[in-house]
RNA sequence: GCCUUCGUAGUUCAACGGAUAGAACGUGAGCUUCCGGAGCUCAAGAUAGAGGUUCGAUUCCUCUCGGAGGCA
Repeated sequence: GCCUUCGUAGUUCAACGGAUAGAACGUGAGCUUCCGGAGCUCAAGAUAGAGGUUCGAUUCCUCUCGGAGGCA
């Protein structure tokens, strides 16, 4: 330098182009307890960035950034 692939809550992962982007663990609050833990209920929390296509983009296209792999 070229090619392939990945980038989504704090973490690990989902999501035919269409419903309020969902689950588990974790975090916070409440209930419970003498105090904790466990359990139950509730809450907060994310699409790497910029453009494009589309009525509609996490999804498709382009560029950039970052990770991994391959070729040279």